[in-house]
């Protein structure tokens, strides 16, 4: 330092205001939020300088992840409802334009767009449920092994 095995622990933000109405945090107007790893021409830092190194840096560029679907199993006449399945194909959002620069998908400027699923006096990213759940992963301790 590589590769690896058990295990701990920890891993999501947001409806203020004001219209219409019997009724709306769900509908218009203004507002508000942004997981994980990865990418780096930004930023900070340490070293006097060079060279180095470190930390932070993207919702909408790459890939994950909980979710729906699908599949198995159990129970149900059935709707459907418990449990399992990620090497299960699928659905899983959203950018332009200028500027700078040798290079921009990342920077700067402005304009713009996204956001499971089931519920509900009335259609939800923001409420409630599932969820004191799971998990991308992070960190950490203990064992081999090169």
């Nucleotide at each position: 330092c590589g590769a690896u095995g058990u295990c701990u622990u920890c891993a999501g933000g947001g409806c203020g205001g004001g219209g219409c109405g019997a009724a709306a945090c769900u509908c218009c107007c203004c507002a508000c939020c942004g997981g994980c790893g990865g990418u780096a021409u930004g930023u900070c830092c340490c070293u006097u300088c060079c060279a180095g190194g470190g930390g932070c840096g993207a919702g909408c560029c790459c890939g994950c992840g909980a979710g729906c679907g699908c599949c198995c199993g159990c129970c149900g006449c059935a709707a459907g409802g418990c449990g399992g399945g990620g090497u299960c194909a699928g659905c899983a959002g959203a950018c332009c334009u200028g500027g700078u620069g040798c290079g921009a998908a990342g920077c700067c400027a402005g304009g713009g767009c996204c956001g499971a699923c089931g519920g509900u006096c009335a259609c939800a990213g923001u409420c409630c449920g599932g969820a004191u759940g799971a998990a991308a992963g992070a960190a950490g301790a203990c064992g081999a092994c090169g």
Model confidence (mean pLDDT): 80 of 100. FMN riboswitch aptamer (RFN element) from Pinirhizobacter soli, 146 nucleotides, folded computationally.